[in-house]
A computed fold for a 252-nucleotide part of an RNA from Bacteroidetes bacterium ADurb.Bin041, annotated as large-subunit ribosomal RNA, domain VI.
Context: one part of a larger RNA
């Protein structure tokens, strides 16, 4: 822009793409068949390998604005405490999230119509014969079946609901987000829990500093202390202010 007023929400689904795999084991059965030796169709279950999708309870990785130990050094005059800078100095752990080797889940079953193939009935051709008419069965392959996309499918579909005057709906802007390159999507915007903050809880660490007491002292002991980024609730303390813009001339 176009889909013949304008919007708001749910579909339809013409057509695309995906996915389609497979072992071994038990059991039926030591049965069928076989002198024997061996040794099954058919079904019934368990469990796996490779792949693919989600996910993060679990098991791991990472986790450079988290805690904690520590080394050289240089600053805060000193000491004690603390901070820079040395690959985040170095080193031990670690929450959200982001992963996989980790956790779930998938191929299924099933229905049409068929291949080679088996067949029934049944002539031409008094028999025969699965074909010539006509019937019935067959396979990981087609066609649905299961996931996603889809009406620019211009052949522009369908349903509800809203709007009859600047309406209904949208944008601008701002606070964001498990959305995200931009951009679009979501959520929120005071008749507010949208983000910070702050309180609390979970979780990380692993007994802060200062005192005081015991110890000659290193220590310990008051102390699971402090101190903490994403987590999960509460709380209007900030910040989402006021307010512009755009929107049909079809129909009646």
């Nucleotide at each position: 822009c176009g889909u013949u007023g304008g919007a708001a929400a749910c579909u339809u689904g013409a057509g695309a793409g995906g996915a389609c795999c497979u072992g071994a084991c038990c059991u039926u059965a030591g049965u069928a068949c076989g002198a024997g030796a061996g040794g099954a169709c058919c079904g019934g279950g368990u469990u796996g390998g490779a792949c693919a999708a989600a996910c993060c309870u679990c098991u791991g990785g990472u986790g450079u604005a988290u805690c904690u130990g520590u080394u050289g050094u240089a600053g805060c005059g000193c000491c004690a405490g603390c901070u820079g800078c040395a690959u985040c100095g170095c080193a031990g752990a670690g929450u959200a999230g982001c992963u996989a080797u980790g956790u779930u889940u998938g191929g299924a079953g099933g229905a049409g119509a068929u291949a080679a193939g088996u067949g029934c009935u049944g002539a031409a051709a008094g028999c025969a014969u699965c074909u010539a008419a006509g019937c019935a069965c067959g396979a990981a392959a087609c066609u649905c079946a299961c996931c996603u996309c889809a009406a620019g499918a211009u052949g522009a579909g369908g349903u509800u609901u809203c709007c009859u005057u600047u309406a209904a709906g949208g944008g601008c802007c701002g606070u964001u987000c498990a959305a995200g390159a931009c951009u679009a999507g979501g959520a929120c915007g005071u008749u507010g829990a949208u983000a910070g903050g702050c309180u609390g809880c979970a979780g990380g660490u692993g007994u802060a500093a200062a005192g005081a007491u015991g110890g000659u002292a290193a220590c310990a002991u008051c102390u699971g202390a402090g101190c903490c980024g994403a987590g999960c609730a509460g709380u209007a303390c900030u910040a989402a202010u006021u307010g512009c813009c755009c929107g049909a001339a079809a129909g009646c």
The source organism's lineage runs through Bacteria, Pseudomonadati and Bacteroidota.